The part of an RNA shown here (large-subunit ribosomal RNA, domain I) has 530 nucleotides and comes from metagenomes.

Context: one part of a larger RNA
RNA sequence: GGCGCACGGAGGAUGCCUAGGCUCUUUCAGGCGAAGAAGGACGUGACAAGCUGCGAUAAGCUUCGGGGACCAGCACAUAUGGCGUGAUCCGAAGAUUUCCGAAUGGGGCAACCCGGCUGGUUGAAGACCAGUCACUCUACGGAGGGCAAACCCGCUGAACUGAAACAUCUAAGUAAGCGGAGGAAGAGAAAACAAUAGUGAUUUCGUGAGUAGUGGCGAGCGAAAGCGAAAGAGCCCAAACCAUACUUGUUACGGCAAGUAUGGGGUUGUAGGACUGACAUAAUUGGUUAGGAGUGAAGUGGAACGAUUUGGGAAAGUCGAUCAGAGAGGGUGAGAAUCCCGUACACGUAAGCGAUUGACCAAGGACAGGAUCCUGAGUACCGCGAGGUCGGAGACGCCUUGUGGGAAACAGCCAGCACCAUCUGGCAAGGCUAAAUACUAGAAAGAGACCGAUAGUGAACAAGUACCGUGAGGGAAAGGUGAAAAGAACCCCGAACAGGGGAGUGAAAAGAACCUGAAACCGUGCGCUU
Numbered sequence: 001g002g003c004g005c006a007c008g009g010a011g012g013a014u015g016c017c018u019a020g021g022c023u024c025u026u027u028c029a030g031g032c033g034a035a036g037a038a039g040g041a042c043g044u045g046a047c048a049a050g051c052u053g054c055g056a057u058a059a060g061c062u063u064c065g066g067g068g069a070c071c072a073g074c075a076c077a078u079a080u081g082g083c084g085u086g087a088u089c090c091g092a093a094g095a096u097u098u099c100c101g102a103a104u105g106g107g108g109c110a111a112c113c114c115g116g117c118u119g120g121u122u123g124a125a126g127a128c129c130a131g132u133c134a135c136u137c138u139a140c141g142g143a144g145g146g147c148a149a150a151c152c153c154g155c156u157g158a159a160c161u162g163a164a165a166c167a168u169c170u171a172a173g174u175a176a177g178c179g180g181a182g183g184a185a186g187a188g189a190a191a192a193c194a195a196u197a198g199u200g201a202u203u204u205c206g207u208g209a210g211u212a213g214u215g216g217c218g219a220g221c222g223a224a225a226g227c228g229a230a231a232g233a234g235c236c237c238a239a240a241c242c243a244u245a246c247u248u249g250u251u252a253c254g255g256c257a258a259g260u261a262u263g264g265g266g267u268u269g270u271a272g273g274a275c276u277g278a279c280a281u282a283a284u285u286g287g288u289u290a291g292g293a294g295u296g297a298a299g300u301g302g303a304a305c306g307a308u309u310u311g312g313g314a315a316a317g318u319c320g321a322u323c324a325g326a327g328a329g330g331g332u333g334a335g336a337a338u339c340c341c342g343u344a345c346a347c348g349u350a351a352g353c354g355a356u357u358g359a360c361c362a363a364g365g366a367c368a369g370g371a372u373c374c375u376g377a378g379u380a381c382c383g384c385g386a387g388g389u390c391g392g393a394g395a396c397g398c399c400u401u402g403u404g405g406g407a408a409a410c411a412g413c414c415a416g417c418a419c420c421a422u423c424u425g426g427c428a429a430g431g432c433u434a435a436a437u438a439c440u441a442g443a444a445a446g447a448g449a450c451c452g453a454u455a456g457u458g459a460a461c462a463a464g465u466a467c468c469g470u471g472a473g474g475g476a477a478a479g480g481u482g483a484a485a486a487g488a489a490c491c492c493c494g495a496a497c498a499g500g501g502g503a504g505u506g507a508a509a510a511g512a513a514c515c516u517g518a519a520a521c522c523g524u525g526c527g528c529u530u
Base pairs, nucleotide, nucleotide: 001529002528003527004526005525006524007523008522009521015515016480017479020451021450022448023447024446025445026444027443028442029440030439031147032146039100040099041098042055043054044053046078050074051073061094062093063092064091065090066089070082071081072080105114106113107112115133116132117131118130119129120128121127135144136143137142151182152180153179154178155177156176162169166216192199193198203230204229205228206227207226213221214220234432235431236430237376241264242263243262244261245260246259247258248257249256250255269410271375272374273373274372275369276368277367279365284363285362286361287360288359289358290357291356294353295352299347300346301345305320306319307318308317309316321338322337323327329341330340331339381405382404383403384402385401386400387399388398391417412427413426414425415424416423467474468473487514490502491501492500493499
C1' cells in the first nucleotide's frame, strides 16, 4: 500500500410527512379613482430589527349586532395591565387616515423645497394652525385625467419561419404599439338568403366540410346556404302635414311666403304614411312611489361507549353495547360513527337584494278612399387605384373607399357571382336593442388515476426577499427535536459563552448543526497479503 471484517466521522440521498403550489367545477363579483385610487415613503408597540395591522385618535377610536372566558398579532420570555358593569375575538356601519403618487397653488433629483388669498393663534412677527388656489371640456348642473389579470372593438402593423433556396405566397392581420368601452363587448330587426319550393333580426355550438373553391394550382389557405341545437324581442327617428314662437321678405295692413327653433304627427315593401271621411282609448311596456313572501353577515342547536389485554401512550386486539336524515373530513400520545371540532338536518337575522301587489305618470289603435304630397344625395351608380370575402385580377359579382364624374323619386330603386331578358326577393344612403357567447385579477364552496421540498409557482421559510447590474433588468438558497420542552438542575475535563464525559428527562437522545440518515470522501482496530 491492497483486500476483507468491525466500529466511527463526514455528507444529506431515500422513506414518511405537509404548512405551499397546480388544474378544474359551481356560484358570486366584475371594477377602484379629484369625497385623492393602485402602489409606496415615513411613522406607530413597555422593551421592537423583520413581517402583519394601523395612521399624530397610529397592533388602534365609536355605535349596533354576535359571542361568553379569557386576553394584550406572527412571537412559546419578562414586566405591566384589561375583563361577567361582558374584555379579547367575529360581523355590519361609521370616525380618524402624515407625506409621495393622476398629484392638481408653483417648483422638484417621488415621499422634499417655496408661495398667494381668507380666517384663526399672538403684545407682535419673517412663526404656527384651518381652508383654498392645476389643466381640458361644459347644455355652467357638472364631467374628464390615473390604475387594473384576461376577455371585446377600432387604428397602425412586422420579422424569424414554411415553401426543404427565394421574389408572388406563408407566418398573419399573428406579435408588438396606440386609442376606447363594458360586465361582457361587438353584431342585430333584410335594399338578407333562396330557387319555381320556401325561410324570416343578430349571436354561439354541432353538422355541412377539409366539401365548394382558391393557390409560383407549390407550400398552403379554406367558406356559405341548408339541417340539428342554445337563446329568443323587438323598436325609435328624418320627411310629408299641423300648431306655437321668433326672424326675414312682401303687403291693397286683414294677412301671405320663406327660414329657424320647439311640440304634435309618422316609420313601411302583399308598399307605408301624410291628406279626406267616419270610429276607438284597451291589452301591454317603461318610469316613480308605497307595501312585501323570500333571500341575506357574524352566528345557534345538533344523536350515540364502556370494560379488558398489550403498550410510554389505545383510537389497535378481545368482550359486550349504542346512534344513524349524522359511517364527509380533520384532530386527539398508534388505526375513533358514539372523546373534541364537525357532518345530516333544523334554526337565526341588520344593511342590501327582492318574486309579487297597489297607486300615479308617460308611451301605446284600427277602417275606407286613391287626386295631390313625403319616404335619408355628392348618396346609388360608373371610370381609375386599393382593401375585405374561400376567391392571389380572374369570365369576377357582393361589401368598404382614396380619386374623377354623377342619377332616379314608387309607372321608382337595389339584389339574385360578368352582362342581357324573364321571373323571384327586398326598400340603401339615420339610430337603439336583452338572452344564448368570451374571459377571470378577486370572493365563497368543492373536486383531482395532479406535485410532495433538485418536485409543485421564481417563492411551503423575513421571496420578487438576499444578492447582482448605472439602468432596463436578472434573481436564488433555505421545510421536519418530541406526544409534551419534560430544551438537560448538579458534578467533572478544559482558557472557555468551544467541545466533551457523568448525572437527570424521555418510549426513544430524537439534544436543538435535532425524524429516517444511502453513496462519494476521511479515519481507527483486527485478520490476510505485497